[in-house]
Molecule: c-di-GMP-I riboswitch aptamer
RNA sequence: CAGAUUAAGGGGCAAAGCAGGCGAAAGCCUGUGACGCAAAGCUACAGGGACUGUAAAAUGUCAGCCAGCUGCAUUC
Numbered sequence: 001c002a003g004a005u006u007a008a009g010g011g012g013c014a015a016a017g018c019a020g021g022c023g024a025a026a027g028c029c030u031g032u033g034a035c036g037c038a039a040a041g042c043u044a045c046a047g048g049g050a051c052u053g054u055a056a057a058a059u060g061u062c063a064g065c066c067a068g069c070u071g072c073a074u075u076c
Stems, first nucleotide, its partner, number of pairs: 003076002012037002017032006035064001041069003047066002049062003
């Protein structure tokens, strides 16, 4: 340097619920909370998929569904 495996001590993130706020909704933000996470870091018309919505549509939403990109530690 490359590949593979394992683990979660320190440190990191934070599901549901609850409170406040935003939104037509999906959903989002802040606080609390801790189900889980070794990429639960980043990427959402221009990869697939899901949700809302509509007469039909997304220039709406989801990265904690798959995927793409990047990256830390231990061991081999």